[in-house]
RNA sequence: AGAGUUUGAUCCUGGCUCAGAACGAACGCUGGCGGCGCGUUUUAAGCAUGCAAGUCGAACGGUAAUAGAGUGCUUGCACUCUAUGAGAGUGGCGAACGGGUGAGUAACACGUAGAUGAUCUAUCCUUGGGACCGGGAUAGCCUGUGGAAACACAGGGUAAUACCGGAUACGACCUUAACUGUAAGGGUUAAGGGGAAAGUCGCUUCGGCGACGUCCAUGGCUGAGUCUGCGGCUCAUUAGCUUGUUGGUAGGGUAAUGGCCUACCAAGGCGACGAUGAGUAGCCGGCCUGAGAGGGCGAUCGGCCACACUGGGACUGAGACACGGCCCAGACUCCUACGGGAGGCAGCAGCUAAGAAUCUUCCGCAAUGGGGGCAACCCUGACGCAGCAACGCCGCGUGAGUGAUGAAGGCUUUCGGGUCGCAAAGCUCUGUCAAGUGGGAAGAAACCAUAUGGUGUUAAUAUCACCUUAUGUUGACGGUACCACUGAAGGAAGCACCGGCUAACUCCGUGCCAGCAGCCGCGGUAAUACGGGGGGUGCGAGCGUUAUUCGGAAUUACUGGGCGUAAAGAGCGCGUAGGCGGUCUUUUAAGUCAGGUGUGAAAGCCCGGGGCUCAACCCCGGAAGUGCACUUGAAACUAUGAGACUUGAGUAUGGGAGAGGGAAGUGGAAUUCCUGGUGUAGCGGUGAAAUGCGUAGAUAUCAGGAGGAACAUCGGUGGCGAAGGCGACUUCCUGGACCAAUACUGACGCUGAGGCGCGAAGGCGUGGGGAGCAAACAGGAUUAGAUACCCUGGUAGUCCACGCAGUAAACGGUGAACACUAGGUGUAGCGGGUAUUGACCCCUGCUGUGCCGCAGCAAACGCAUUAAGUGUUCCGCCUGGGGAGUACGGCCGCAAGGUUAAAACUCAAAGGAAUUGACGGGGGCCCGCACGAGCGGUGGAGCAUGUGGUUUAAUUCGACGCAACGCGAAGAACCUUACCUAGGUUUGACAUCCCGGGAAUCCUUUGGAAAUAUUGGAGUGCCCUUCGGGGAGCCCGGUGACAGGUGCUGCAUGGCUGUCGUCAGCUCGUGUCGUGAGAUGUUGGGUUAAGUCCCGCAACGAGCGCAACCCCUUUCUUUAGUUACCAUCAUUUAGUUGGGGACUCUAAAGAUACUGCCCCGGUUAACGGGGAGGAAGGUGGGGAUGACGUCAAGUCCUCAUGGCCUUUAUGCCUAGGGCUACACACGUGCUACAAUGGGCUGUACAAAGGGUUGCCAACCUGUGAAGGUGAGCCAAUCCCAUAAAGCAGUUCGUAGUUCGGAUUGGAGUCUGCAACUCGACUCCAUGAAGCUGGAAUCGCUAGUAAUCGUGGAUCAGAACGCCACGGUGAAUACGUUCCCGGGCCUUGUACACACCGCCCGUCACACCAUGAGAGUUGGUUGUACCAGAAGUCGUUGGGCAAACCCUUCGGGGGUGCAGGCGCCUAAGGUAUGGCUGAUGAUUGGGGUGAAGUCGUAACAAGGUA
Repeated sequence: AGAGUUUGAUCCUGGCUCAGAACGAACGCUGGCGGCGCGUUUUAAGCAUGCAAGUCGAACGGUAAUAGAGUGCUUGCACUCUAUGAGAGUGGCGAACGGGUGAGUAACACGUAGAUGAUCUAUCCUUGGGACCGGGAUAGCCUGUGGAAACACAGGGUAAUACCGGAUACGACCUUAACUGUAAGGGUUAAGGGGAAAGUCGCUUCGGCGACGUCCAUGGCUGAGUCUGCGGCUCAUUAGCUUGUUGGUAGGGUAAUGGCCUACCAAGGCGACGAUGAGUAGCCGGCCUGAGAGGGCGAUCGGCCACACUGGGACUGAGACACGGCCCAGACUCCUACGGGAGGCAGCAGCUAAGAAUCUUCCGCAAUGGGGGCAACCCUGACGCAGCAACGCCGCGUGAGUGAUGAAGGCUUUCGGGUCGCAAAGCUCUGUCAAGUGGGAAGAAACCAUAUGGUGUUAAUAUCACCUUAUGUUGACGGUACCACUGAAGGAAGCACCGGCUAACUCCGUGCCAGCAGCCGCGGUAAUACGGGGGGUGCGAGCGUUAUUCGGAAUUACUGGGCGUAAAGAGCGCGUAGGCGGUCUUUUAAGUCAGGUGUGAAAGCCCGGGGCUCAACCCCGGAAGUGCACUUGAAACUAUGAGACUUGAGUAUGGGAGAGGGAAGUGGAAUUCCUGGUGUAGCGGUGAAAUGCGUAGAUAUCAGGAGGAACAUCGGUGGCGAAGGCGACUUCCUGGACCAAUACUGACGCUGAGGCGCGAAGGCGUGGGGAGCAAACAGGAUUAGAUACCCUGGUAGUCCACGCAGUAAACGGUGAACACUAGGUGUAGCGGGUAUUGACCCCUGCUGUGCCGCAGCAAACGCAUUAAGUGUUCCGCCUGGGGAGUACGGCCGCAAGGUUAAAACUCAAAGGAAUUGACGGGGGCCCGCACGAGCGGUGGAGCAUGUGGUUUAAUUCGACGCAACGCGAAGAACCUUACCUAGGUUUGACAUCCCGGGAAUCCUUUGGAAAUAUUGGAGUGCCCUUCGGGGAGCCCGGUGACAGGUGCUGCAUGGCUGUCGUCAGCUCGUGUCGUGAGAUGUUGGGUUAAGUCCCGCAACGAGCGCAACCCCUUUCUUUAGUUACCAUCAUUUAGUUGGGGACUCUAAAGAUACUGCCCCGGUUAACGGGGAGGAAGGUGGGGAUGACGUCAAGUCCUCAUGGCCUUUAUGCCUAGGGCUACACACGUGCUACAAUGGGCUGUACAAAGGGUUGCCAACCUGUGAAGGUGAGCCAAUCCCAUAAAGCAGUUCGUAGUUCGGAUUGGAGUCUGCAACUCGACUCCAUGAAGCUGGAAUCGCUAGUAAUCGUGGAUCAGAACGCCACGGUGAAUACGUUCCCGGGCCUUGUACACACCGCCCGUCACACCAUGAGAGUUGGUUGUACCAGAAGUCGUUGGGCAAACCCUUCGGGGGUGCAGGCGCCUAAGGUAUGGCUGAUGAUUGGGGUGAAGUCGUAACAAGGUA
């Protein structure tokens, strides 16, 4: 510090996800030791049991029990003394601390800084002073009574440091007065009033002294109360709240201010700077994270607050409205004799419950701290320690060195090896931890006791107090830490991951199954992604997962984001609050800046030291704490006050421009309607029609009239307006802008939350109006349908008046204002200058409105002085897509609806701009037998052949639009053959290795369908030899490695092939442009068959294609003439033979054609048109040749090959059958339907091939297929081999025929082991359909189509197929609108599997969340009323009462108590609201779900933009 994920690729926007750190954690697997920490986050749920607050006998009355001594004597009882001293009680202090928890609380609760002149403070310290004289009770105790108990009551007696009275008293307190102080209840002084106390112990020479305690006051410490400024949560779908409310006066109350409370008076107070309400929450130091700013959290430790079963209340006290106190009410639990009682673990342990989840009913007061006490000491679940738990952090160990035969074994393999692996074993060492044995700390210093010395008190060397020194005493942890020794490598390693992100790869299994997954995504037979193995990587006594927080996320942006098109500028204006604001002088010092002071607790973080062996941890010191307050300065800027200025803003004067607004009036053209005339059969409408109108006279045409609405031309990226918007003319009223020149005011300005107003179309209300147009509606068409598009009609509406509504793609998709930042060129308005007689023209200023363009900006597109540039100010708005601008609630509206505006759930994208393709029922240009123009076919018939389907034991398999279907197959009777049935066989029909035997080989017997099994016989080769034998080859038998497979996968592959397409394209290097994908080049203007060539050009070159080079053909030349040829010479039946080398021909080498020449056009080009010459003319004709790529095209059955499967079978052999089936459908062909023909007779002319397992002449036989005999030929020699159409003649006469030949019967021939299934051919006989073929569709542009025959491959035989050859030999092409295919450029795109694309909505099904819903049921809260415990306060107090006073002693007074009454009030009740949760028949839409239904709305002009 980033990474993955939207796309074919790119840039951007934007979300989701990951890597990091953390944790009071939990879960899974695993687990050796130690140190230090930490441990109910959930039910503030309920609790058994034990403990957690007591102590003081030196405050008091007393004293059980025990021991000792003594006395009396009834000798086992009483009394006294001494020692120890329980339990209970009075009294004092403590119990308000310590410990727990976080329910409540949004508050002066907390933090911080202050105030207290508005206060209190026990104990402690300091200072001053004092404790005098008296009194009456009461508990304990005893007696009695009630009660189950808890407990209570009555009587009797008693003590105090308990209680009470009096005296005295200063600076307390109260009143008055004066002085002082900045200041309110501050300080000082004076006068008056006025309040106190307690003793105990030690010593004593009995005088007293000391210690502790006590009272009044003073100052302090500490702690507390109260008040104030500032600070820190969410919701406005909570906008108004408040009656003790806000203030005053008086009084009450408090330690103290105060509506804290009461009475009266006034009507205030709070709130958009967020009151009130709702929800949530203890706050902070700090902790986690982060570069920081921030964000999250508030366990442990520390500070504060609140609470103590729930609610209310007071008492005591210095302090409480009190966790282990009291009273009342309520819920719950327990006891009960049913009458009543008891209780409160959110103290420490522990239990139950809840939960994913959190410990021992331990030890000790030794240390630290606390309470009481003079002290000893007691108490202390605070605390110190130990236990449990890997819960966290830190440390240590599980060994170290050497060791190659790279052991065995595992895994893998290309079978060679590689790897685990210097790993193991082995050898040599070490001894941490654990174990055992032995030793063994520090934490302890005090108090206290004894002793020494000193000081003070005192008469005193007693005592007492203090100090010093010495000795003694005290350890839970714990025989712990630590140390030594003993033996021993022995007891001690796992977890996760290994597709990318992200370090780490292979084998097997599985086969969209099982499963994985944080995101992208893996899995459908070769999975580095699932499960296992091996190996590897990471961390390591832990490792992973899950939850949560921060980070990354600049993804809420203060630091540090945006709003033309990605989410985002309000439709527009006026304007309130607020924010911001021109120049100069001056004032103040609020902001600002600088210095100082105080504070910012400790702990923590950071730095420096130190202590535990290190570290974690702990100790010491420092720094920091960005804050707040006070104070001293500065005065530039902001602000405040004062004064001035004119440039911002405004006013006045003079002009011209304008569809600016409102009202009234006027006008003509056109449509429609009405009346009349002329006139006759149609009109109208459409792609074509029909509905409709018209003989009752339409349309057309003329004249007149009515009525409503809109204003052609001018008219213009012209004008005006804030926007919406505004268009005939005239008048009236009225707003704004602009220009020019001067004068005036003097910052009066900009923006603008709320608010107010304006606001297209459509809509609503009331009343008019209604010509045209026209939702709804009707009819006609179209269509599969057509609730549409088209047509004929047609009502609301459109128009006017007055209201409502308040929205638009209200768009420049661009808020307003100001300033600055190159230009060029139009246009509208108003000026200035020059010039002119004048009009133009030219230069120039301001205001508006356009285009182009630099810098700059921008993701790009683009914007660019009219900014989307550079700055300032203010407002509005955005934060992934969907759900949704929806629900609920509020406000507005007559309604329709508008506005404000969520969540659950769901997805990993949604989106912007640009790029390359592909596509378009987009455009332009161009080509092709693509169409057109022609010729001939197919589709109908019969047959042949292939395919589908069906059938079958099998009908083997493959090929399926073009580009499968006379295709693989250039040839299935057996074989082929892969299929089926049956019979056999298992190292195999075939290959290699090993062992044994035998030469090979030939003949033969039996069974069998054959394969095969079996019998007999003959027979011995080649090479080497040391003669024993060995070797090669072949055959037979055997063992195992292996063979074999036309078994699967062409979607694992190679190779080969088809197709687009012989279309003209496809690319690269360098350069340049672009952030980039990419572009340029390759586009453009011409031209071509062509990316062919030329010109131009940020391109310059190059490659694969095109063309050419190659072959055939066409002409000529040369060379060569046998088997070919024959003009001349001779010869023959015959190129037959001489001869010739001319010709044809053959086959080798050459030549020729290149737009070379001429004319014209064209840019002087490329090139095109025409012409000459030439055998041939513009690539002369044909062939071979097939760019980058596309189709997961075809082929595992040509071959090769990975993987899988099979191995007495899916291999191999054999016989027979099948591939030849047959209701049917399709493709490709042949033959025909006839007279341009058929039959018959005669007759002419080819080319190219093939031939020894062959072609076969001639002759003979046969009607013929053919047979017999047999010459020649390994071929320019011989043979196949007569070419046919043609030509000449004859016949047939339009008919199912003398056409046509299927089918069938008979008889044959040939091949072959064999023609039954299932061959071809021949002869005789038979003589079917068919009379030119529907929709549709194919081929062909010249030696072509058509037509005619010939040959070849395969092959024993078996072509109508295929391949090749020649003969005869046409028609037509105006042309490119249309169909199909293709090329280039351009355009649109929501497509990229690329239009056979994408994609929308209803319906049906399943699931999920959610709204409404008659209601039902909880929670919480408000209001009104009823009732009202305990208790304070007030009042009363007739009942009762020790202290004081008086007394006549009877009593009275005073002061109290019980009781009564009243105010307030908790729980409770009744009624009625608000908010919120759950649930509810039914219902609404929404979301999600591989292959449901219906259509096709959108994306291309998406077929109606």

Source information: This is a predicted structure of a 1505-nucleotide RNA (small-subunit ribosomal RNA) from a metagenome. It matches the Rfam family "Bacterial small subunit ribosomal RNA". Gene Ontology terms of the family: structural constituent of ribosome and ribosome.